[in-house]
Context: one part of a larger RNA
RNA sequence: CGUUAGAAGCUUGAGAGGACCUGACUCUAGUACGAGAGGACCGAGUCGGACAAACCGCUGGUAUAUCUGUUGUCGUGUCAACGGCAUUGCAGAGUAGCCAUGUUUGGUUGAGAUAAGCGCUGAAAGCAUCUAAGUGCGAAACUCGCCUCAAGAUAAGGCUUCUUUAUAAGGGUCGUAGGAGACUACUACGUUGAUAGGUUGUAAGUGUAAAGGCAGUAAUGUCAAAGCUGAGCAAUACUAAUUACCC
Numbered sequence: 001c002g003u004u005a006g007a008a009g010c011u012u013g014a015g016a017g018g019a020c021c022u023g024a025c026u027c028u029a030g031u032a033c034g035a036g037a038g039g040a041c042c043g044a045g046u047c048g049g050a051c052a053a054a055c056c057g058c059u060g061g062u063a064u065a066u067c068u069g070u071u072g073u074c075g076u077g078u079c080a081a082c083g084g085c086a087u088u089g090c091a092g093a094g095u096a097g098c099c100a101u102g103u104u105u106g107g108u109u110g111a112g113a114u115a116a117g118c119g120c121u122g123a124a125a126g127c128a129u130c131u132a133a134g135u136g137c138g139a140a141a142c143u144c145g146c147c148u149c150a151a152g153a154u155a156a157g158g159c160u161u162c163u164u165u166a167u168a169a170g171g172g173u174c175g176u177a178g179g180a181g182a183c184u185a186c187u188a189c190g191u192u193g194a195u196a197g198g199u200u201g202u203a204a205g206u207g208u209a210a211a212g213g214c215a216g217u218a219a220u221g222u223c224a225a226a227g228c229u230g231a232g233c234a235a236u237a238c239u240a241a242u243u244a245c246c247c
Stems, first nucleotide, its partner, number of pairs: 001152001005163007015149004021049007033038001051106005059100004066093005071086006110144003117137004170247004174190005195240003198236005204229003212223004
């Protein structure tokens, strides 16, 4: 821009893509078969492998948020307590998020028409013959069925609702953000407000802060599960989402 008024929501599916895998064992059954050796079809079940998708409750990884220990050096006048730099200085843990080695799920069953093949009826050709007329079964392949996209499918579809002749319905600019994200888009919110920050509380992490008291000559221990953090979860308008403009 089109889809011939403009919108919001829900859809149909022409078409396209994805998936389609497979093993071992048990029972049937040491049965059928076979002199024996050996050893099934069909059917029923159990446990796997590889592959794929989703997720983070568990097991773990990462985690330059965080907490702690510690070395050297410089600084805050000094002690103590802290801060900078040294690969995040190094080391030990580690929430959210992301992830797999972790967890869950999947391939199935089924329908249709068939291939090779197996047939039925059956002539040409008094027989025979699956084929010539007719007709049945038959495969991971084909068409459906499962999952995803999909009306620019210009053949531009359908349904419901809203607005009603100029700005209305609706949308956008702008702002606060993230279940989204390169940008855009998408999603949530914009005071009739919990959208983000802050504050308060807390799951959780770290591991018992400083100062002081007490014990000890001291190191240290204890008062103390302390202090700090808290990407998660709640509560709370304190701050910022004001006003406004455009189609």
A computed fold for a 247-nucleotide part of an RNA from a metagenome, annotated as large-subunit ribosomal RNA, domain VI. The full RNA is in RNAcentral, with records from SILVA. The prediction has a mean pLDDT of 87. Its Rfam family is "Bacterial large subunit ribosomal RNA".